[in-house]
Predicted 3D model of a 64-nucleotide RNA (Fluoride riboswitch aptamer (crcB RNA motif)) from a Vulcanimicrobiota bacterium. The model forms 100% of the base pairs in the Rfam consensus. It matches the Rfam family "Fluoride riboswitch aptamer (crcB RNA motif)". Gene Ontology terms of the family: response to fluoride and positive regulation of gene expression. The prediction has a mean pLDDT of 79. Lineage of the source: Bacteria > Bacillati > Vulcanimicrobiota. It was read from a public genome assembly, where an Rfam model found it.

């Protein structure tokens, strides 16, 4: 310095926080929606979560 493994760690999971759980990834990565359409260009939908809770923030409605 390189290579392999094993442990810890750290990181990702289509917008922002925190807890808990899962999956995944080891920097050449995990990861970067979905439909339609000459798959090009263009048009159209759904969510702040992988999942569950809470807060933020936006959107609809409905009362005071």
């Nucleotide at each position: 310095c390189u290579u392999u493994a094993a442990c810890a760690a750290c990181g990702g999971g289509a917008u922002g926080g925190a807890g808990c759980u899962c999956c995944c990834g080891u920097c050449u990565a995990a990861c970067c929606g979905c439909c339609g359409g000459u798959c090009a260009a263009c048009g159209g939908c759904u969510g702040a979560u992988g999942g569950c809770u809470c807060c933020u923030g936006u959107c609809g409605a409905c009362a005071c």